[in-house]
Context: one part of a larger RNA
RNA sequence: CACCGCCCGUCACGUCAUGGGAGUUGGUCAAGCCUGAAGUCGGGAAGCCAACCGUAAGGGGGCUACUGCCUAGGGCAGGAUUGAUGACUGGGACGAAGUCGUAACAAGGUAGCUGUAGCGGAAGCUGCGGCUGGAUCACCUCCUU
Numbered sequence: 001c002a003c004c005g006c007c008c009g010u011c012a013c014g015u016c017a018u019g020g021g022a023g024u025u026g027g028u029c030a031a032g033c034c035u036g037a038a039g040u041c042g043g044g045a046a047g048c049c050a051a052c053c054g055u056a057a058g059g060g061g062g063c064u065a066c067u068g069c070c071u072a073g074g075g076c077a078g079g080a081u082u083g084a085u086g087a088c089u090g091g092g093a094c095g096a097a098g099u100c101g102u103a104a105c106a107a108g109g110u111a112g113c114u115g116u117a118g119c120g121g122a123a124g125c126u127g128c129g130g131c132u133g134g135a136u137c138a139c140c141u142c143c144u145u
Stems, first nucleotide, its partner, number of pairs: 003108001005105001008101002011098001013095004018090003023085007032076004039070001041068003046064004052059002111132009
C1' cells in the first nucleotide's frame, strides 16, 4: 500500500472474567431462651467421725447427703457477616478472512455534536432547545497594501 480508504451497531460462533437470581450448602461472630458435668466459694434441718476440751454425757472442729451462685458443654429459635454452588438471565472484554445494513470521517451525500422525549432489527431516526469543534455564497464592521 492513501475513498477499491476508514469506520459503527445488532445478529451468529468461540474463550474468559463478572452482575442479578428461586434456592442449596459450609465457615465465623455476637446476643436471647432452656438445660447443665466437674470444681471453688456460700448455705446446710438431718446423718457420720480417731486426734482438741471433758471421767462421762456433751462441746468444739471436720466430713457427707442436700442446696445457691459462677460455669465447660449440649439443645432451641432467630440474626449479622463471609465463602462455595445454582435452572435461568444482564451486559462486558477478546478472537485473519461469518450475517444485516452504512450511522460517523469530505458539505460523508439530510453539516456534525449535544440535553431531553418518543420511536425503530441494528447502527439510528424524528420533535424541541443549545453549541461551532461546520463547508459554500452574500452582506456589514475593522486592519494592511

Small-subunit ribosomal RNA, 3' minor domain from an Aggregatilineales bacterium, 145 nucleotides, folded computationally.